c-di-GMP-I riboswitch aptamer from Sediminibacillus albus, 106 nucleotides, folded computationally.
The prediction has a mean pLDDT of 82.
Lineage of the source: Bacteria > Bacillota > Caryophanales > Bacillaceae > Sediminibacillus.

[in-house]
RNA sequence: UCUUGAUAAAGGCAAACUAGCUGAAAAGCUAGGACGCAAAGCCUAGGGUCUAAGAUUGUUGCUGGGUAUUUUUUCUCAGUUCGGUUAUGAUCGCCUGGCUGCCAAA
Numbered sequence: 001u002c003u004u005g006a007u008a009a010a011g012g013c014a015a016a017c018u019a020g021c022u023g024a025a026a027a028g029c030u031a032g033g034a035c036g037c038a039a040a041g042c043c044u045a046g047g048g049u050c051u052a053a054g055a056u057u058g059u060u061g062c063u064g065g066g067u068a069u070u071u072u073u074u075c076u077c078a079g080u081u082c083g084g085u086u087a088u089g090a091u092c093g094c095c096u097g098g099c100u101g102c103c104a105a106a
Base pairs, nucleotide, nucleotide: 004104005103012037013036017032018031019030020029021028022027035093041099042098043097045096046095047094048091049090050089054086055085056084057083058082061080062079063078064077065076066075068073
């Protein structure tokens, strides 16, 4: 130096949960708190997973407008309800990959 990682030493990080804040949400940040982690340090580069604001689309009704019409009714537009699809959003404590790092038993 490289590989590797122990009942080693010095340390480090911080899951769930709680409170507050941000966000449409997923989730993130701060404080407490420790499930665990040899990179649970950093990076969305390739995947996976999560969310669906916006976009698009469908259905059932409802409301309003327009066209035709004696009325009913047909057609059409917009809004609303309930869904579907989709990342430009999120996740590095999901995996692969890249970069960096403490110590040194065998």